[in-house]
Predicted 3D model of a 1517-nucleotide RNA (small-subunit ribosomal RNA) from an uncultured prokaryote.
Its Rfam family is "Bacterial small subunit ribosomal RNA". Rfam links the family to the GO terms ribosome and structural constituent of ribosome.
RNA sequence: AGAGUUUGAUCCUGGCUCAGAAUGAACGCUGGCGGCGUGCCUAACACAUGCAAGUCGAGCGAGAAAGUGGGCUUCGGCCCGCGAGUACAGCGGCGAACGGGUGAGUAACACGUGGGUAACCUGCCUAGGAGUGGGGGAUAACCUGGGGAAACUCGGGCUAAUGCCGCAUACGUCCUCGGGACUUCGGUUCUGAGGGGAAAGCUUGCCUCUGCGUGCAAGCUUGCGCUCCUAGAGGGGCCCGCGUCCGAUUAGCUUGUUGGUGAGGUAACGGCUCACCAAGGCGACGAUCGGUAGCCGGCCUGAGAGGGCGAUCGGCCACACUGGGACUGAGACACGGCCCAGACUCCUACGGGAGGCAGCAGUGGGGGAUAUUGGACAAUGGGCGCAAGCCUGAUCCAGCAACGCCGCGUGGAGGACGAAGGCUUUCGGGUCGUAAACUCCUGUCAGGUGGGAAGAAAUGUCAACGGUAAAUACCCGGCGGUUAUGACGGUACCGCCAGAGGAAGCCCCGGCUAACUCCGUGCCAGCAGCCGCGGUAAUACGGAGGGGGCUAGCGUUAUUCGGAAUUAUUGGGCGUAAAGGGCACGUAGGCGGCUUGGAAAGUCAAAGGUGAAAUCCCUCGGCUCAACCGAGGAACUGCCUUUGAAACUGCCAGGCUAGAGGCUGGGAGGGGGUAGCGGAAUUCCCGGUGUAGCGGUGAAAUGCGUAGAUAUCGGGAGGAACACCAGUGGCGAAGGCGGCUACCUGGACCAGUUCUGACGCUGAUGUGCGAAAGCGUGGGGAGCAAACAGGAUUAGAUACCCUGGUAGUCCACGCUGUAAACGAUGGGUACUCGGUGCUGCGGGUAUUGACCCCUGCGGUGCCUUAGCUAACGCGUUAAGUACCCCGCCUGGGGAGUACGGUCGCAAGGCUGAAACUCAAAGGAAUUGACGGGGGCCCGCACAAGCGGUGGAGCAUGUGGUUUAAUUCGAUGCAACGCGCAGAACCUUACCUGGGCUUGACAUCCGGGGAACCCUCCUGAAAGGGAGGGGUGCCCUUCGGAAGCCCCGAGACAGGUGCUGCAUGGCUGUCGUCAGCUCGUGUCGUGAGAUGUUGGGUUAAGUCCCGCAACGAGCGCAACCCUCGUCUCUAGUUACCAUUGGUUCGGCCGGGUACUCUAGAGAGACUGCCGGUGUUAAACCGGAGGAAGGUGGGGAUGACGUCAAGUCCUCAUGGCCCUUAUGCCCAGGGCUACACACGUGCUACAAUGGCCGGUACAGAGGGCAGCGACACUGCAAGGUGAAGCAAAUCCCAAAAAGCCGGUCCCAGUCCGGAUUGGAGUCUGCAACUCGACUCCAUGAAGUUGGAAUCGCUAGUAAUCGCGGAUCAGCAUGCCGCGGUGAAUACGUUCCCGGGCCUUGUACACACCGCCCGUCACACCACGAAAGCUGCUUGGACCAGAAGUCGGUUUCCUAACCUUCGGGACGGAGCCGCCCAAGGUUUGGGUAGUGAUUGGGGUGAAGUCGUAACAAGGUAACC
Repeated sequence: AGAGUUUGAUCCUGGCUCAGAAUGAACGCUGGCGGCGUGCCUAACACAUGCAAGUCGAGCGAGAAAGUGGGCUUCGGCCCGCGAGUACAGCGGCGAACGGGUGAGUAACACGUGGGUAACCUGCCUAGGAGUGGGGGAUAACCUGGGGAAACUCGGGCUAAUGCCGCAUACGUCCUCGGGACUUCGGUUCUGAGGGGAAAGCUUGCCUCUGCGUGCAAGCUUGCGCUCCUAGAGGGGCCCGCGUCCGAUUAGCUUGUUGGUGAGGUAACGGCUCACCAAGGCGACGAUCGGUAGCCGGCCUGAGAGGGCGAUCGGCCACACUGGGACUGAGACACGGCCCAGACUCCUACGGGAGGCAGCAGUGGGGGAUAUUGGACAAUGGGCGCAAGCCUGAUCCAGCAACGCCGCGUGGAGGACGAAGGCUUUCGGGUCGUAAACUCCUGUCAGGUGGGAAGAAAUGUCAACGGUAAAUACCCGGCGGUUAUGACGGUACCGCCAGAGGAAGCCCCGGCUAACUCCGUGCCAGCAGCCGCGGUAAUACGGAGGGGGCUAGCGUUAUUCGGAAUUAUUGGGCGUAAAGGGCACGUAGGCGGCUUGGAAAGUCAAAGGUGAAAUCCCUCGGCUCAACCGAGGAACUGCCUUUGAAACUGCCAGGCUAGAGGCUGGGAGGGGGUAGCGGAAUUCCCGGUGUAGCGGUGAAAUGCGUAGAUAUCGGGAGGAACACCAGUGGCGAAGGCGGCUACCUGGACCAGUUCUGACGCUGAUGUGCGAAAGCGUGGGGAGCAAACAGGAUUAGAUACCCUGGUAGUCCACGCUGUAAACGAUGGGUACUCGGUGCUGCGGGUAUUGACCCCUGCGGUGCCUUAGCUAACGCGUUAAGUACCCCGCCUGGGGAGUACGGUCGCAAGGCUGAAACUCAAAGGAAUUGACGGGGGCCCGCACAAGCGGUGGAGCAUGUGGUUUAAUUCGAUGCAACGCGCAGAACCUUACCUGGGCUUGACAUCCGGGGAACCCUCCUGAAAGGGAGGGGUGCCCUUCGGAAGCCCCGAGACAGGUGCUGCAUGGCUGUCGUCAGCUCGUGUCGUGAGAUGUUGGGUUAAGUCCCGCAACGAGCGCAACCCUCGUCUCUAGUUACCAUUGGUUCGGCCGGGUACUCUAGAGAGACUGCCGGUGUUAAACCGGAGGAAGGUGGGGAUGACGUCAAGUCCUCAUGGCCCUUAUGCCCAGGGCUACACACGUGCUACAAUGGCCGGUACAGAGGGCAGCGACACUGCAAGGUGAAGCAAAUCCCAAAAAGCCGGUCCCAGUCCGGAUUGGAGUCUGCAACUCGACUCCAUGAAGUUGGAAUCGCUAGUAAUCGCGGAUCAGCAUGCCGCGGUGAAUACGUUCCCGGGCCUUGUACACACCGCCCGUCACACCACGAAAGCUGCUUGGACCAGAAGUCGGUUUCCUAACCUUCGGGACGGAGCCGCCCAAGGUUUGGGUAGUGAUUGGGGUGAAGUCGUAACAAGGUAACC
């Protein structure tokens, strides 16, 4: 510090996710030791039991017992001493308000921070001052009587005090009054007078003083107390500034409320309370209400700013079963106090009582989850006490828990045969792996054994010395000596002993992210943080081996911060990604020109105070280190005070004119409002002319019209809108504004530069304006036209089209308040290159004048520089550079929905969520693909032609069906006379049956035998059985070896079994289409572009020109083969051309000129001429030429596409079978047959059939062959047989054609299917199932519906010939020649293709994408008659305890008294207030609810086709 994920790819936007750190954690697996920490986050739920606050006898009175010693005894016991002035209890004092717990409540002066208190209090403590005199009356305990189950309580009697109450005194003090000083006017301070108000003793010692008198005390003295006052320290109360969560779908709140006066009350100010008076107070700088929450130091995270948290430790607050209340006290409204009410629990004799773990342990419960009913007061601290000491679940320790942090260990070194074993393998090996074994060592921890700290010096005591005092006593301080004290704990630590011995797991290994293989599984089981894995080779599931990471832990889950600049102060945005308010006016607020002076709020500086400690950071130190701990420093970014500075901002005062405004003079304008006027057109009405149609459409129909339409002429009515002008022209803030005239009226602009003097900009809330549609009332209504009706279209057509047609459109008044209200761009100001239009006004020059030209200001367009931008684009009219103000955004869907509020007559508007769900949704641009987009151009693509197919019969292939099997594959074009260039057996892969198991075939091993040949039996054959013959050739080291056969064992063979979606190879197809790319350069952030586009041209990315491209490669073309012309060479074909012979056949001699054969060449290149063209490329025409613009044909198939085809040609990974899925054999099947399709053959006839005669090819094939010829058979063929390994012989006849004849339009002399019969040939064998021949039979068929195929010239059509395969079998296939046409205007349309361009929501690429209803399942939410809970307000009733007030019925020790009584106090009663409670009525909120509404999600449901290409009616609001 980033990474993954939207796309085919790219850039951007944007969300989701990950890597980090952290935790009071929990869960899973695992677990050796120690140190230091930490440990109910949930039910502030309920609690058994024990303990957690007592202490003081030096305040007071009383005062045991057990036991023991003694005495007495009537042996029942009693008395005395000790125990002991002890225990227990009481009065009294102090403490119990601290310490400890918890976080419920609280959004508050609760907390934090800084101040104020002249408005206050303060026990114990410290310092100082003054005192402590003299009396009185009670009451617990105790005794006694009574009530009660108990808790407890009532009466009578006795008694003490540091308990209670008078009196005296009063340095201070308090109150009242007077005076002075100071003053911030609040008060402070000095002084005078009058008045009020205190106390308690205990204790040590002593005899100096006094009294009695060896000593004691009422004396003195010590210490501790007590009272009053002052001050301090520490603690507290109250007040104030600032800070302190969310919600505005909470906008108004408030009656003690705000203030005043007076009174009461308090420690104290104060509406704190009360009476009266006034009507205030708070709030958009967020009152009130609702929700949530203890606050802080700090902790976690972060670079920081921030964000989250508020456990442990520390400060503050609040609470103590729930609610209320006061008492005591210095302090409480009191955790282990009291009273009342309530709920709950317990006891009860039913009458009544008791209780409060949010103290420490512990229990139940809740929960994912959190410990021992431990030890000790040794230390630290606290309470009481003079002290000793007692108490202390504070605390210190121990226990439990890997909960966290830190440290240590589980061994170290050597050790290759790289052991065994595991895993894997290409079978060679690799790896676990120096790892182990083994050898030599070490000794941490744990174990055993022995030693053994520090934490503990205070106190006590002895005592030098000092203080007090009369004092050597007492007491206090105290150097030094001495003594006692340890829960932890025999712990830390140290020594010794033994021995590698007791001590390693967890997660991960597709990418992010470090780490890969095998097996299993087969969209199953499962994984998953995101992207995503799994459908038979899964590095992603499960296991294993190996590897990576961390390590006594490792993972998971949860949560926080980070990454996230993803709420942006630091540090984001708003044209198109989410986002500018529809527009203006304007309130608050924010911001604001030049200049002078002042003051100093902001600002800056310095100093002071504070910012507790702990924490963080630095340094040093202590535990062996570390964690941890100690000390010092720094820091605590803050607040306050004082002093200073005056640039900037603000404030005050003054000035200025550049901003803004005013004035004068002009012209422009569909700016607004009102009234009037005008013509054209539509429609309607009346009349005339006129006749059969009109109208409408893609075509029609509905409709109108013979009752006279349409058309046309004249007249009239009425409403609405204003052609031309008219223009990226004008005006307006926007919406918007268009005939003409008048009136009323707003704004802008130009010129002048006389005035004001910052008067400005923006603008939350607010107010106004605001298209269309819509609403209300009343008018109006020609045309148009939602709804509606009809006609069409259509599968349907509630649409598009047509005919009608009502609201509405128009006017007036009122409402609505929205829009793709758009420049998708808020307003203002300033600055920043240019060019060129239009418009308004002005200036200059020129002119008679208008133009032209130059120029200033305002408006409105286009192009562009810099710059900006993700790109597109913007670009002085900014989306540039800056400032000010406002509005708005924060992933998509849910949703602009629900609920609430508000506005509206309604429709609806404004405001505006959540649950749930997704891993994206998006923007711009790129390359493709596609379009019922465009342009250009090709192709037998259409058109123009010729002939077919589709109908018939047959052949053949396929589907289907059938079958034991009908083997398998091929399936749009590009499967279907295809693999198959030829299934009777074989082939053959299929079926049935019979057999074989190292196998039909390969290699290796052992044994035997040469191989081999012949015969017989059995069987359908394979096979099985038996017999006979035979013993070689080659090499030899004589053993043998090689080859072949047989037997045996196992390694293995074998498989046309599966996967063509694991593959190689080969092939089809687009397509012989003209394309496909690369290097360098350049452009672009990038994908990419450029080149390859453009202008021409071509069959062609063919060539030329141009050009940020320049070159190059694969394709095209050419090079190759063949045909066409010629030449040369050669001559067992050809020719007699020449010359001879002839059986008249090139037959023979002879020859090689020609034809031909087959080798080498020539030839054609737009080369030449003319024209066109850009002077080019090229095209057109012409000449010459056998051939002319690639001369015809072939071979040749770019990058790639289709997971195209083929595992059954072959090869091959993996899987599967192994007495079978292998092998052998016989028979059957692949030949089936209601049907359907493809490809063909033959026909339907006269351009023909038949008969007879007759002519002319080319290219091939031939020895297990072709077979002449002869004979024979009607024929297929047969018999004999020459020639030929073939330019020689044979197949072989070519056929159509030509000549002649016949048939006469008929199911025929057409057509030949089918069937019967007889044969021939091949072959082991023609039954299933061959071909051919002859005789007989003679079917369908008379030119073929929709539809569809081929072909552009030696082509189509037609005619025959050959070959491969092959024993035989050809209508198929591959070739060959003969005869030999028609047509092409043209590119609109169909199909396919190429290039450019355009749109795109497609990229599996239009066979794409995608929308809505319905149906089903699940999920969350809304509404809903209601129901239930919680919370809160109003009214009323009621009113416990209690304070306060009143009263004086009763009671009443101290004081007063005139002795009667009074005062005080208590109880009672009354009153105010008031908790719970009750009645009633509202608000809010939560849960639930028959039913209902939409929403979301869900591999393969239904209906349609809305959107994306002009998406087939442009889309959208």